[in-house]
RNA sequence: UGCGCGCGAGGGGAUGGAGUCCCCCCGGAACGCCUGAGAAUGGCUAAUGACUCCUGACAGGUG
Numbered sequence: 001u002g003c004g005c006g007c008g009a010g011g012g013g014a015u016g017g018a019g020u021c022c023c024c025c026c027g028g029a030a031c032g033c034c035u036g037a038g039a040a041u042g043g044c045u046a047a048u049g050a051c052u053c054c055u056g057a058c059a060g061g062u063g
Stems, first nucleotide, its partner, number of pairs: 008026001010025004016054006032044003
């Protein structure tokens, strides 16, 4: 220096927080969708990866 495996009170699963579980990554990393040669100053959806909650936002209804 290269390759492989592991580690961690490490990082991540696209908009806030808590608990549990699952998954991914090992750094030019993991890390929505669409169109497109390319998401960049484009478009769309969504507070979770899943479950249970809190908060926020949006829409509608009632008083």
Molecule: Fluoride riboswitch aptamer (crcB RNA motif)
Organism: Acidobacteriota bacterium